[in-house]
RNA sequence: GCGGAAGGCUGGACGGCUGCACCGAAUGGUGAGGAAAGUCCGGACUCAGUAAAGCAGCGGUGCCGGGUAACGCCCGGGCAGGGUAACCUGACGGAGAGCGCCACAGAAAACAAACCGCCGCAUUGCAGCCUGAAAGCGUGCUUUCGGGUCAGCUGCGGUAAGGGUGAAACGGUGGAGUAAGAGACCACCGGGGGGCUGGCAACAGCGCCCGCAUGGCAAGCCCCACCGGGAGCAACGCCAAAUAGGAACCUCGCGUUCGCUGAUCCUUUCGGGGAUAUCGGGGCAGGGCGGCUUUGGCCUGAGAGGUUCGGGUUGGCAGCAAGAGCCAGGUGGCAACAUCUGGCCCAGAUGAAUGGCCGUCUAACCAGGGCAACCUGGGGGACAAAAUCCGGCUUACAGGCCUUCCGCACAU
RNA sequence: GGGCCUGUAGCUCAAUUGGUUAGAGCAGGGCGCUCAUAACGCCUUGGUUGGGGGUUCAAGUCCCUCCGGGCCUA
Numbered sequence: 001g002c003g004g005a006a007g008g009c010u011g012g013a014c015g016g017c018u019g020c021a022c023c024g025a026a027u028g029g030u031g032a033g034g035a036a037a038g039u040c041c042g043g044a045c046u047c048a049g050u051a052a053a054g055c056a057g058c059g060g061u062g063c064c065g066g067g068u069a070a071c072g073c074c075c076g077g078g079c080a081g082g083g084u085a086a087c088c089u090g091a092c093g094g095a096g097a098g099c100g101c102c103a104c105a106g107a108a109a110a111c112a113a114a115c116c117g118c119c120g121c122a123u124u125g126c127a128g129c130c131u132g133a134a135a136g137c138g139u140g141c142u143u144u145c146g147g148g149u150c151a152g153c154u155g156c157g158g159u160a161a162g163g164g165u166g167a168a169a170c171g172g173u174g175g176a177g178u179a180a181g182a183g184a185c186c187a188c189c190g191g192g193g194g195g196c197u198g199g200c201a202a203c204a205g206c207g208c209c210c211g212c213a214u215g216g217c218a219a220g221c222c223c224c225a226c227c228g229g230g231a232g233c234a235a236c237g238c239c240a241a242a243u244a245g246g247a248a249c250c251u252c253g254c255g256u257u258c259g260c261u262g263a264u265c266c267u268u269u270c271g272g273g274g275a276u277a278u279c280g281g282g283g284c285a286g287g288g289c290g291g292c293u294u295u296g297g298c299c300u301g302a303g304a305g306g307u308u309c310g311g312g313u314u315g316g317c318a319g320c321a322a323g324a325g326c327c328a329g330g331u332g333g334c335a336a337c338a339u340c341u342g343g344c345c346c347a348g349a350u351g352a353a354u355g356g357c358c359g360u361c362u363a364a365c366c367a368g369g370g371c372a373a374c375c376u377g378g379g380g381g382a383c384a385a386a387a388u389c390c391g392g393c394u395u396a397c398a399g400g401c402c403u404u405c406c407g408c409a410c411a412u
Numbered sequence: 413g414g415g416c417c418u419g420u421a422g423c424u425c426a427a428u429u430g431g432u433u434a435g436a437g438c439a440g441g442g443c444g445c446u447c448a449u450a451a452c453g454c455c456u457u458g459g460u461u462g463g464g465g466g467u468u469c470a471a472g473u474c475c476c477u478c479c480g481g482g483c484c485u486a
Stems, first nucleotide, its partner, number of pairs: 001408010012361007020031004033383001037394002040392005045232003050296006058228005063077005078092001079090004093223002098221002100217003115163002117159006126152001128149010171189005190212001191210003195206004237317003246309007255284004260280001262279002264275004286300004325344008362381001365378005413485007422438004431469001440456005462478005
């Protein structure tokens, strides 16, 4: 110098005029973002429901360790893949628990089987070929009997080396071996099991054993481990206003006991005693309230509980702005992060404020001039904008700046 | 704001447990029939399965992400 990798910051600057929202008023103060976004995860907070535990069901996560309020996030490590490297990427548990699927092609697509091929057997030798004898007549052929040769067809068996198909063919290469072959045997590579060592672990390294001990798909069902109830600030609470206590449906259901002194009734020697059909109260049993079980809880006596639909009001306050908060420094930790000290207060509407104009400058970009540095003129600023609040992820983003690292070339 | 559903040809819909070149009707184009038009008959065009990425031998279908459309909720 060129080409790359990783991390971080910024997101026009200054001034003037004039608005908008909030702070009770004010000539005062404050007023968008790194993503405020998508609503993809995790929480805080709130409410309704039968409280807790377990099971089932449903949903999610998935190498190991750590961080965190929590997470599918982050950090560190392992393994695999990519890159010369810096570095990047990975839904990365289990297919020797079970079920399912693997189209077409191919012999065969999963407890293996055998299409072509290769090899052996047939023995009193099938077809064919050669040949001898006999007979027949059409005179060189046919038939019969015999001899020789032979595996082409056929039958039985061995084999899985080779062939071809496919995304995938039941370890690979070489040797030895064989009738032909084959982990049937041997060497190396790959694989599996178990051991030792290191490591918290994932895992790694080194011996030993096993001739291979059985393809892929779990972002198919599933198994294992762990986590999770539901709804959401238009949640929800209060005040005011308003109008109705509206309609439909479903489930259960009239038990028993105690006089308790509260009623009521009877009796009285006025101290009390008695009765329980009725009202009130208590106990027990039953019933109801969850998907199921257990332990509780609540309701229940002529009503109780549940589900759904409908009508009215649509104003105000609160939730709602001091928080897992921000900044600086110290300590611990490789780091994520934790902790301590000091300082700071930093948007808040409720159909939604944060805007507009002008001036000076400044990038990108365009035109002209100049060998170049540069000069002159024009030009004009990415994505996008709070709506209960936080922690993340994902997606969008013109341009500029900084730090560290890698490769190549050149110079010293 | 919050919650949920959905996307296949110009339109309306199919596509089996993921399987071979994604089909059908209407519409469009051409030819025939007719004096002519319609109807009818024959032939035919037309698809980034909303975009991108992943899993798989193979994706409209399974997973992730972005985009568009619709519905509910005081």